[in-house]
Context: one part of a larger RNA
RNA sequence: CUGGGCGUAAAGCGCACGUAGGCGGUUAGUUAAGUUGGAUGUGAAAGCCCCGGGCUCAACCUGGGAAUUGCAUUCAAAACUGGCUAACUAGAGUAUGUGAGAGGGGGGUAGAAUUCCAAGUGUAGCGGUGAAAUGCGUAGAGAUUUGGAGGAAUACCAGUGGCGAAGGCGGCCCCCUGGCACAAUACUGACGCUGAGGUGCGAAAGCGUGGGGAGCAAACAGGAUUAGAUACCCUGGUAGUCCACGCCGUAAACGAUGUCUACUAGCUGUUCGUGGUCUUGUACUGUGAGUAGCGCAGCUAACGCACUAAGUAGACCGCCUGGGGAGUACGGUCGCAAGAUUAAAACUC
Numbered sequence: 001c002u003g004g005g006c007g008u009a010a011a012g013c014g015c016a017c018g019u020a021g022g023c024g025g026u027u028a029g030u031u032a033a034g035u036u037g038g039a040u041g042u043g044a045a046a047g048c049c050c051c052g053g054g055c056u057c058a059a060c061c062u063g064g065g066a067a068u069u070g071c072a073u074u075c076a077a078a079a080c081u082g083g084c085u086a087a088c089u090a091g092a093g094u095a096u097g098u099g100a101g102a103g104g105g106g107g108g109u110a111g112a113a114u115u116c117c118a119a120g121u122g123u124a125g126c127g128g129u130g131a132a133a134u135g136c137g138u139a140g141a142g143a144u145u146u147g148g149a150g151g152a153a154u155a156c157c158a159g160u161g162g163c164g165a166a167g168g169c170g171g172c173c174c175c176c177u178g179g180c181a182c183a184a185u186a187c188u189g190a191c192g193c194u195g196a197g198g199u200g201c202g203a204a205a206g207c208g209u210g211g212g213g214a215g216c217a218a219a220c221a222g223g224a225u226u227a228g229a230u231a232c233c234c235u236g237g238u239a240g241u242c243c244a245c246g247c248c249g250u251a252a253a254c255g256a257u258g259u260c261u262a263c264u265a266g267c268u269g270u271u272c273g274u275g276g277u278c279u280u281g282u283a284c285u286g287u288g289a290g291u292a293g294c295g296c297a298g299c300u301a302a303c304g305c306a307c308u309a310a311g312u313a314g315a316c317c318g319c320c321u322g323g324g325g326a327g328u329a330c331g332g333u334c335g336c337a338a339g340a341u342u343a344a345a346a347c348u349c
């Protein structure tokens, strides 16, 4: 470069915003850059191809034609793409009105439970296991009652329920704040989609500084188990888990399924809106947005997917190209470090 692909075989960036770029709704006019046609010039000769000629044939030589798919100039066409002008409302957005929600940030507050401290009652065990032991306890434990301290998390409600771009988000109240859905009008008038670089967000663990520390608990210690047991089980227990600020930038960051748009049988459940009907009910019946379970056509290697597509198409991006070596080495960039990112080759099967 050409082709084929990316749910599970290699392959969708963790997610978003957005620069360049690519692509882009309806109508009319204009232009003529792309596009199409004609003409002229050029596209050396030889060679290739076609038709002839010459060596007795052929190779070879030779005449003519074609071809040279290109470029330049010029004339013309105006459907499509582009440019310009004018307009439109079906895409997109704004306003008005309702509505649901663990969406985010900050502050406050509540009850249950664990632990610890003090005091009372009370006496010999408690705890733990497959069984034990380490451990705690006559210096009074465990149990029970009262009071206090402190930290973390919010039982029930709770739901293939909800919200968020993803990571993720759950007691209650207040303040600040983002997004979404629906109904009916009005307005703007293509303002759109995607998005290399870039920027931001990004679980857990980890790192820096300062706090905090109830429970849990890497490391560590002890007791068991075992042939051994650097484990599984038990008793303890430090980082950490929590808060503030700053880093890290990775996960089976998964729907292992990029984003946007259009089209393509049905049935059932559920969440949030909004209509209609009557017999006003725990009713019936539409419609929009989500979220689940089946299922036709179609697709698929099969499994399965199936209006939330993996179907039928379009736009743009990312990625793959046998296994190992290797997501490694070297170099670059980033980071305090841990490391992250970009990313080979020899060799080998």
Stems, first nucleotide, its partner, number of pairs: 003321004007303002012317001014201004021194003025088007033081002035077008049065006091191001092188005097182003103177007110154001115149007125136002162169002206247006215241002220236004258316006266294012278281001298305002322349003331342004
About this RNA: Small-subunit ribosomal RNA, central domain from Rheinheimera soli, 349 nucleotides, folded computationally. Its mean pLDDT, the model's own confidence on a scale to 100, is 90. The full RNA is in RNAcentral, with records from ENA and SILVA. The organism belongs to Rheinheimera, within Bacteria.